The RNA shown here (c-di-GMP-I riboswitch aptamer) has 95 nucleotides and comes from Thalassomonas actiniarum. Model confidence (mean pLDDT): 87 of 100. Rfam family: c-di-GMP-I riboswitch aptamer. Rfam's curators write: GEMM was predicted in a large-scale screen for bacterial structured RNA regulatory elements. The RNAcentral record of the sequence draws on Rfam and Ribocentre.

[in-house]
C1' cells in the first nucleotide's frame, strides 16, 4: 500500500413510529426516537422498485350504441444512495 475485519478504541449514521413542514404523489427536510449499518459517506451512470402525467389497449359496466372505468405495453417527468451494481472519497487495526 492492497485486501480483509473483531465481543478492540475514538467517534459517526439512524429504520419503524410520532410531531412540524414542503410536494398532486412516490417522497424530502427538521425535531424526537433506535431497527439496524464498517462506508447506512457522496453521486441517479446501469438495472430494479415506486409516483405523476400521457399514447394505446385486453377487459369491465350496458340489451346495444354512446359514454365511463381499466390490468398491461410504450413515452415523458420524477422518487429511492437503508434494493443491487458502478464511480469517487474516508476513520481505526486484533487475527
Nucleotide at each position: 500500500a492492497c485486501a480483509a475485519g473483531a465481543u478492540a478504541a475514538u467517534g459517526g449514521c439512524a429504520a419503524a413510529c410520532a410531531g412540524a413542514u414542503c410536494g398532486c404523489g412516490a417522497g424530502g427536510u427538521c425535531u424526537g426516537g433506535a431497527c439496524g449499518c464498517a462506508a447506512a459517506g457522496u453521486c441517479a451512470c446501469c438495472a430494479g422498485u415506486c409516483u405523476g402525467c400521457u399514447u394505446u389497449a385486453a377487459g369491465g359496466u350496458c340489451a346495444a350504441a354512446a359514454a365511463c372505468c381499466a390490468a398491461g405495453c410504450g413515452g415523458c417527468a420524477g422518487a429511492u444512495a437503508g434494493u443491487g451494481g458502478g464511480a469517487c472519497c474516508a476513520c481505526c487495526u486484533a487475527a